Context: one part of a larger RNA
Molecule: large-subunit ribosomal RNA, domain II
Organism: Syntrophales bacterium
RNA sequence: GCCAGGGAGUUUUUUUAUGUGGCGAGGCUAACCAAUUUUAUUGGGUAACCAAAGCGAAAGCAAGUAUGAAAAUGCGUCAGUCACAUGGAUAAGACCUGAAGCCGGGUGAUCUAUUCAUGAAUAGGUUGAAGUCUUUCGAAAGGAGGAUGGAGGACCGAACUAGUGUUAUGGACAUGUACUUAGAUGAUUUGUGAAUAGGGGUGAAAAGCCUAUCUAACUCGGCGAUGGCUGGUUCCUGCUGAAAUAUGCCUACGUAUAGUCUUGUUUAGUUUGUCAGCGGUGUAAAGUACGGAUGGAGUUCGCAGGGUCUAAUGAUUACGGAACUCUUUCCAACUCAGAAACUGUUGAUUGCUUAGAACAAGAAACAGGGGCAGUAUGUAAGAUAUUGUUCCGAGACCUAAACAAAGGAGACCAAAGUUAAGGUCCAUAAAUUUAUGCUAAGUGUAUCGAAGGGUGUCUGAAACCUGAGACACUAGGGAUGUAAGCUCAGAAGCAGCUAUCAUUUAAAGAAAGCGUAACAGCUCACCUAUUGAGGUUCCGGGCCCUGAAAAUGGACAGGGCUAAGCAUAAUACCGAUACUUUGGAGGCAUUCGGUUUGAAUGUUCUGGUAAGCAGGCGUGGUUUUCGUGCAGAAGGUUUUUCGAGAGAAAGGCUGGAACGAAAACUAAUGAGAAUCCUGGU
Numbered sequence: 001g002c003c004a005g006g007g008a009g010u011u012u013u014u015u016u017a018u019g020u021g022g023c024g025a026g027g028c029u030a031a032c033c034a035a036u037u038u039u040a041u042u043g044g045g046u047a048a049c050c051a052a053a054g055c056g057a058a059a060g061c062a063a064g065u066a067u068g069a070a071a072a073u074g075c076g077u078c079a080g081u082c083a084c085a086u087g088g089a090u091a092a093g094a095c096c097u098g099a100a101g102c103c104g105g106g107u108g109a110u111c112u113a114u115u116c117a118u119g120a121a122u123a124g125g126u127u128g129a130a131g132u133c134u135u136u137c138g139a140a141a142g143g144a145g146g147a148u149g150g151a152g153g154a155c156c157g158a159a160c161u162a163g164u165g166u167u168a169u170g171g172a173c174a175u176g177u178a179c180u181u182a183g184a185u186g187a188u189u190u191g192u193g194a195a196u197a198g199g200g201g202u203g204a205a206a207a208g209c210c211u212a213u214c215u216a217a218c219u220c221g222g223c224g225a226u227g228g229c230u231g232g233u234u235c236c237u238g239c240u241g242a243a244a245u246a247u248g249c250c251u252a253c254g255u256a257u258a259g260u261c262u263u264g265u266u267u268a269g270u271u272u273g274u275c276a277g278c279g280g281u282g283u284a285a286a287g288u289a290c291g292g293a294u295g296g297a298g299u300u301c302g303c304a305g306g307g308u309c310u311a312a313u314g315a316u317u318a319c320g321g322a323a324c325u326c327u328u329u330c331c332a333a334c335u336c337a338g339a340a341a342c343u344g345u346u347g348a349u350u351g352c353u354u355a356g357a358a359c360a361a362g363a364a365a366c367a368g369g370g371g372c373a374g375u376a377u378g379u380a381a382g383a384u385a386u387u388g389u390u391c392c393g394a395g396a397c398c399u400a401a402a403c404a405a406a407g408g409a410g411a412c413c414a415a416a417g418u419u420a421a422g423g424u425c426c427a428u429a430a431a432u433u434u435a436u437g438c439u440a441a442g443u444g445u446a447u448c449g450a451a452g453g454g455u456g457u458c459u460g461a462a463a464c465c466u467g468a469g470a471c472a473c474u475a476g477g478g479a480u481g482u483a484a485g486c487u488c489a490g491a492a493g494c495a496g497c498u499a500u501c502a503u504u505u506a507a508a509g510a511a512a513g514c515g516u517a518a519c520a521g522c523u524c525a526c527c528u529a530u531u532g533a534g535g536u537u538c539c540g541g542g543c544c545c546u547g548a549a550a551a552u553g554g555a556c557a558g559g560g561c562u563a564a565g566c567a568u569a570a571u572a573c574c575g576a577u578a579c580u581u582u583g584g585a586g587g588c589a590u591u592c593g594g595u596u597u598g599a600a601u602g603u604u605c606u607g608g609u610a611a612g613c614a615g616g617c618g619u620g621g622u623u624u625u626c627g628u629g630c631a632g633a634a635g636g637u638u639u640u641u642c643g644a645g646a647g648a649a650a651g652g653c654u655g656g657a658a659c660g661a662a663a664a665c666u667a668a669u670g671a672g673a674a675u676c677c678u679g680g681u
Stems, first nucleotide, its partner, number of pairs: 001681006011092002014089010026050002032044005054061002064075004095232002098229001102222006113196009122186001124156003127152001131148007160183003165179002168177002198214001200210003235616006245258005261362007269352002273349008286335002291331003295327007303320001305319001306317004368392010397408003412584007422574003425559002431571001433570006444561002452546003456543005462537004474529004479503003484498003509524001512523003585606002587603006617670001619667010635654008
């Protein structure tokens, strides 16, 4: 892991609601007693309790009473009670399993810590303290040498003890093994026996150790501790169907009340949607009439300051200031004006399976999330907070390759057809469909890219030039006064300054560029010839290119495609549980029939988590009635049939002695999950 068996809302108290039944202004017995068919009934037993009258603090009054001067207002005036069943609450372990912990009584020092008593162990080698003897120096104190000697928490190193490093190696079976390393006559190691005990011991102190257990051992008990926390909670079908919000809380994963859901009773007709009339508003966008901000221009005023002039009262001002005018740009805390949306009321329409309201009972829920349209904060975010709506949550099906919430569409069952979104080359159902353009980048082939740039290409418009010859190429000319004047070493078109005329001309600047030391030289403007038809500039639009960088080789989903890409039109087809048709099942309402069962009609009815309500299936047992069984019961196994399902029945084989149906009652009554328990494998 699998299989089998076991495994979780129970029982009692008090109370409340509903249902059924008895009696009813009453209802009911409890303890107990008696009698018996022998263990449960029957008969007694109204003590208590509930109800039958309330109101007021009370005196008290009474279908009323209390307050009040009164008006009036509060609470009353309308049948209960007992039993059983079911739902809820209540006190108990209270649906089951699960802590770490707290307290009490005991058991432990065979591990380990320290101590005590009594024993044991320590190869070999090295060093060579004191003391002693002796030689020697010295007056002495004392010094030096040589022998001897054998000290030491001395040295090297086995046994022994320890456990530094390798993050070596090994390991299910709980700290091993290898190499390396530290101590090894000492505060050494060790055997045996004994002592100290749990808020206590022991500790060369690490909160270490106290039997694989230590920031308070183990064991039994209090104990089913408690757990707002995790997990689990067992048959079927039908009807309805949420919330993840507000407020309070030592409140934030909890809970109470409200909102939302369900069931029942009663009651009233009601209004989600659409339209119209009459109203509300101050947002979006916009505007500048007010408040505030803002660039420019102008007018008037010498007016705080500054500048200039003046000896000075002063004058003046292209600085500045104030007011006004025109114009520019704005505003959450500006609004002259002002939508859409939203909303109040009245009416109409539509619909209705009464949907609204009140009361009673039962909940769940109070972690939400995504899209769209907004707001606030933020560089931003699959961010946070918040408003409206919609979807997921609790929603299947088709599409988007896959894809909770994006598009289509709300799934009772069966069959057939038609469409939606989306598609129609292949995989893959359906167009290699029609027409006209564009793209050459494999751009693209549904959603991934900006500013900027492009003499890529298609297209629209305007202006100008043009057979009196445009634009471009090519050829020729491009001169003279003059080397203009000045400057300068030089300055001759071309360092710089000034001027920029005139002539000849078809045309030619006192020169646009290169060049020289200065000249020279080469081009340009401008003109002619040649050629012969459009050209130049600018503003737009479409597609395309660039801008464009990420880590294994790689993605239009793939093949592939020059359309099977993009744009604009058109027709056909495919395509869902949608829609339609036919048949069937069920719910609800109405009518009819009726003890029930039922029939007809109607129905925008029949997705569904938490949850509520309703009806059934099956298991053990009891009672009564009726049955089956050696001509084969239960059980096992297999096949078939019936039922929407839980399930039921029949046949075959096996088995070998008990079992079933109906009605009612009763319960240790239904398993796939709980790191569930026990056993098997």